[in-house]
A computed fold for a 331-nucleotide part of an RNA from a Christensenellaceae bacterium, annotated as large-subunit ribosomal RNA, domain IV. Model confidence (mean pLDDT): 88 of 100.
Context: one part of a larger RNA
RNA sequence: CCCUUGUUAAGGAACUCGGCAAAUUGACCACAUAACUUCGGGAAAAGUGGUGCCUGCGAUUAAGUUCGUAGGCCGCAGUGAAAUGGCCCAAGCGACUGUUUACCAAAAACACAGCUCUCUGCAAACACGUAAGUGGAAGUAUAGGGGGUGACGCCUGCCCGGUGCCAGAAGGUUAAGAGGACUUGUUAGCGCAAGCGAAGCAUCGAAUUGAAGCCCUGGUGAACGGCGGCCGUAACUAUAACGGUCCUAAGGUAGCGAAAUUCCUUGUCGGGUAAAUUCCGACCCGCAUGAAUGGCGUAACGACUUGGGCACUGUCUCGACAGGGGACCCG
Numbered sequence: 001c002c003c004u005u006g007u008u009a010a011g012g013a014a015c016u017c018g019g020c021a022a023a024u025u026g027a028c029c030a031c032a033u034a035a036c037u038u039c040g041g042g043a044a045a046a047g048u049g050g051u052g053c054c055u056g057c058g059a060u061u062a063a064g065u066u067c068g069u070a071g072g073c074c075g076c077a078g079u080g081a082a083a084u085g086g087c088c089c090a091a092g093c094g095a096c097u098g099u100u101u102a103c104c105a106a107a108a109a110c111a112c113a114g115c116u117c118u119c120u121g122c123a124a125a126c127a128c129g130u131a132a133g134u135g136g137a138a139g140u141a142u143a144g145g146g147g148g149u150g151a152c153g154c155c156u157g158c159c160c161g162g163u164g165c166c167a168g169a170a171g172g173u174u175a176a177g178a179g180g181a182c183u184u185g186u187u188a189g190c191g192c193a194a195g196c197g198a199a200g201c202a203u204c205g206a207a208u209u210g211a212a213g214c215c216c217u218g219g220u221g222a223a224c225g226g227c228g229g230c231c232g233u234a235a236c237u238a239u240a241a242c243g244g245u246c247c248u249a250a251g252g253u254a255g256c257g258a259a260a261u262u263c264c265u266u267g268u269c270g271g272g273u274a275a276a277u278u279c280c281g282a283c284c285c286g287c288a289u290g291a292a293u294g295g296c297g298u299a300a301c302g303a304c305u306u307g308g309g310c311a312c313u314g315u316c317u318c319g320a321c322a323g324g325g326g327a328c329c330c331g
Stems, first nucleotide, its partner, number of pairs: 001326008010317002014315001019312001027051005036041001038151001052073008074078001086310007093302002098110002114149007126135003152297004157227003162224002164220005171215003177209002184202003189196002228246005255289001256286001267283005
């Protein structure tokens, strides 16, 4: 010096990204216990006090077994060692118990009951397989598959123009196939020749016919998604309930809002501090919130995240000492 363990005056988070680590608390008995709440909880809330041994008495026991009560005794210390919750306030996210990156992430991610959309009438839809076949299911729409959301409470606005899906079938377009016109090749024959040229066999294949789909007509948002701009206006000023105009499929409703979303920004005001870019409560000019890609609340829960406080401490002021094991020296 390193690892590990113990103690430490005064102070007590001044340490630090952050109380990380350590310390505090701790068992049992008695008393006592708030907001809030889904009335179950919260709760071991918080916070107090007690705890050994001996004797008498009263209960009690199978029992010097246990309890109550009144006295007495000893120690620094009586859950005499070990084991054995620190607590509170506020906010965010996720309801919860669960699950996960085997070996850097345990979470606000995944799942979840519940809600909802959609498909499926059974030889089901769907999935695996070339098939036979199998799962679904020895099930039958209170069932099964797929998508989304994610307890519960209050709710879930407007847009169907685009894309998707569903329905429709009058018209347009449209494949193979059917259909065979015309054309061309060949040559019996005809012709002096140029050439013409039946049938057959070939070649080319027009009109016509021809489904779904697409175009088209409607519907559909808990389908993919989307949800404006400019100008003016009130008897101080400011602001604009109001008006005008352009564009759109429709111009963001309720709620929430500098937010896990706010660039400007350490916004402004209030609270907390002696002092706070964090935090909490408000405001609303939302760069770029917003309603099952769910919105806003919410008791309980969380090795989650953030801020504050009490207790406690070698985290620190600022170090020191000691035990054990190494390093190092001698052998």